Bacterial RNase P class A from an Anaerolineaceae bacterium, 374 nucleotides, folded computationally.
The source organism's lineage runs through Bacteria, Bacillati, Chloroflexota, Anaerolineae and Anaerolineaceae.
The prediction has a mean pLDDT of 76.

[in-house]
RNA sequence: GAGGCUGGUCGGGUGAGCGCGGGUUCUUCGGAGCCCGAGGAAAGUCCGCUCUCCGCAGGGCAAGGUGCCGGGUAACACCCGGAGCGUUAAUCCGCUGGACAGGGUCACAGAGACAAACCACCGGAGCAAUCCGGCAAGGGUGAAAAGGUGGUGUAAGAGACCACCGCGUCGGCAGUAAUGUCGACGGCCAGAUAACCCCCACCUGGAGCAAGGUCAAGCAGGGAUGUGCGCUUUCGGGCGCAGGCGGCUGCCCGCCGUCUCACUCAUCCCGGGUAGACCGCAGGAGCCUGACGGCGACGCCAGGCCUAGAGAGAUGCUCAUCCAGACGGUGCAAUUCCGUUGGACAGAAAGCGGCUUAUAGACCAGCCUUGUGA
Numbered sequence: 001g002a003g004g005c006u007g008g009u010c011g012g013g014u015g016a017g018c019g020c021g022g023g024u025u026c027u028u029c030g031g032a033g034c035c036c037g038a039g040g041a042a043a044g045u046c047c048g049c050u051c052u053c054c055g056c057a058g059g060g061c062a063a064g065g066u067g068c069c070g071g072g073u074a075a076c077a078c079c080c081g082g083a084g085c086g087u088u089a090a091u092c093c094g095c096u097g098g099a100c101a102g103g104g105u106c107a108c109a110g111a112g113a114c115a116a117a118c119c120a121c122c123g124g125a126g127c128a129a130u131c132c133g134g135c136a137a138g139g140g141u142g143a144a145a146a147g148g149u150g151g152u153g154u155a156a157g158a159g160a161c162c163a164c165c166g167c168g169u170c171g172g173c174a175g176u177a178a179u180g181u182c183g184a185c186g187g188c189c190a191g192a193u194a195a196c197c198c199c200c201a202c203c204u205g206g207a208g209c210a211a212g213g214u215c216a217a218g219c220a221g222g223g224a225u226g227u228g229c230g231c232u233u234u235c236g237g238g239c240g241c242a243g244g245c246g247g248c249u250g251c252c253c254g255c256c257g258u259c260u261c262a263c264u265c266a267u268c269c270c271g272g273g274u275a276g277a278c279c280g281c282a283g284g285a286g287c288c289u290g291a292c293g294g295c296g297a298c299g300c301c302a303g304g305c306c307u308a309g310a311g312a313g314a315u316g317c318u319c320a321u322c323c324a325g326a327c328g329g330u331g332c333a334a335u336u337c338c339g340u341u342g343g344a345c346a347g348a349a350a351g352c353g354g355c356u357u358a359u360a361g362a363c364c365a366g367c368c369u370u371g372u373g374a
Stems, first nucleotide, its partner, number of pairs: 001370010012322007020037007039345001043356002046354005051208004063204005068082005083096004097199002102197002104193003118139002121134005147165006166188001167186008212279004221270006227242006243259006286305005292299002323343001325341005
């Protein structure tokens, strides 16, 4: 320098004008000033939680989920480290309980897809076609055909036997463990699929912030009260005294108004509760920086910071300018001069941790392979 892989960061800046939501101060109640106002995914709602209500003696069934080992975490199907296998030239990446408990399936091709014999080989019979028997080395089919290579052996062969490799069991050693390694033994009874049923171990109650809670107009419902005495009446009521309430200046006197007898009107009270308002709901498993422990995920300590909060749902638009980037022109030559263009995906709604998906472009770091130079 080239190619590839992995991880991380940013994802336009500034100013002006017109607007929108929230907070706060002032206010002449009209408004004005100041401050704050989306994301790495706010998305899908796929996992795990917090929180809330309902349910719940205990046990079991069903259903669903998880699945190598160790660690991290509030928890997880997430993350980190490790083991084995597979893939690759390598980094990277992918997979992970059980297939002698049982069942199902394995297209096409092929004789045969699980305990097979089409061709071939070998022996016997036969003139021959062919028939009977042996065998599973060779050929053929297929994604896959009953351990591999070499030898011994045989009529031909075959783990039939032997050596090595592979596989399985047992034991020693190393490791927390998965597992590795060494030795002995077993001739090796047997393919794939468990994200098909199933078996084993462990886990799981349901619904969700429109959860749920507090206050509470109006209407409807229930209850209480709306005075006592005397006189008079044409029976509607009227008058007087006392009393209640309201007003006349805060108090006293005084004056005025009013006191309707009840299904209906007025006032007050009661419980439930609609509209509406408030809480839940923004200080938290919070963010930034640094030190320490750890391979790491992460933990812990110190200092600093406050960072959207609607309820039909704000966070927008225009202009100017700058900055990446792309294209074109003038030049021998453009990163430099001029012009054009130009910034993706998308968007909170109780909150948090993950995963997955979308994303123009730019930058940084690490690893692998390789060329050249020193």